[in-house]
RNA sequence: CCUGCUGGUUGGGGGGGCGCCCCGUUCACACGGGGAGGAAAGUCCGGGCUCCGCAGGAGACUGUGCCAGGUAACGCCUGGGCGCCCGUUCGGGCGACGGAAAGUGCCACAGAAACGCAGACCGCCCUCUGGGCAAGGGUGAAACGGUGCGGUAAGAGCGCACCAGCGUGCGCGCAAGCGCCCGGCUGGGCAAACCCCACAGGGAGCAAGGUCGUAUAGGGAGGGGAUGACGCGCUCCGCCGACCCUCCGGGUUGACCGCUUGAGGCUUCGCGCAAGCGAACGCCCCAGAGAGAUGCCCCCCACAAACAGAACCCGGCUUACUCACCAGCAGGCAAG
Repeated sequence: CCUGCUGGUUGGGGGGGCGCCCCGUUCACACGGGGAGGAAAGUCCGGGCUCCGCAGGAGACUGUGCCAGGUAACGCCUGGGCGCCCGUUCGGGCGACGGAAAGUGCCACAGAAACGCAGACCGCCCUCUGGGCAAGGGUGAAACGGUGCGGUAAGAGCGCACCAGCGUGCGCGCAAGCGCCCGGCUGGGCAAACCCCACAGGGAGCAAGGUCGUAUAGGGAGGGGAUGACGCGCUCCGCCGACCCUCCGGGUUGACCGCUUGAGGCUUCGCGCAAGCGAACGCCCCAGAGAGAUGCCCCCCACAAACAGAACCCGGCUUACUCACCAGCAGGCAAG
């Protein structure tokens, strides 16, 4: 210098013309104002909101899982701890990171043996028809603490030193945890197997849900009701009754609400390591459609790209991605 990977910033600006959606003023014509994103995406978590459900207790099921803080809440974020990886230091990245000493289960192949009062295939030793031995070999992803010295017939935490682990005590820390002393010597791995412990969890979702009115058929209540039916039925009375009127009800479809002023944005100050929280009696209003708007053309900025487009709202996570720049890493080329 070039290329690639990872992470981050960024995701056009100004002017003119023709259009589209919403709001305001207007009788109208017109005029003024607003009009996609960092992910609007995947719909993977968490909440608001709405309707339905719901005595109490226990259990089942599902999810989460180091500690502290933040938050409306979270599986998110911040800080800390521990482990692993990279890096000379400083530092950076990653994390299904509670419990394997409650119980059950599994540990392929190989191997004598895969967790039991372990185990004798080769091997070592002895007082050798029998005994002792886990040091060495070999197998395996893993072989019953590791290394060394002593010890012994040969061996062995059998003894000792250091290290790892466990337990007790003390100190530091809110805690996770860390440091030191002492002790007996040691209990394999897997909970991303069941399980145990702690905590959390009612269901459905804006096609939620609500208001208004309405077609056809049908329903309910009340009233009328023939030259009608039934009761021996002409009169009278009772009862039914096609049909008519009024009201209720239901809600196809349509219109409206929900709908965007909100865990909102900006500035300054204060608290906090940070995530974030609070204050101003500060300033601002910033898409809201319903077949669904935000587009096209031209000029300038040396030049305007890629992924992609709101549909109830919000907080996250994840994924996609352009030009240029920054940081780290890897590779290549050239020169010293």
A computed fold for a 336-nucleotide RNA from a Fimbriimonadales bacterium, annotated as Bacterial RNase P class A. Lineage of the source: Bacteria > Bacillati > Armatimonadota > Fimbriimonadia > Fimbriimonadales. A source record names the gene rnpB. RNAcentral holds the sequence, with entries from ENA. Model confidence (mean pLDDT): 76 of 100. The model forms 94% of the base pairs in the Rfam consensus.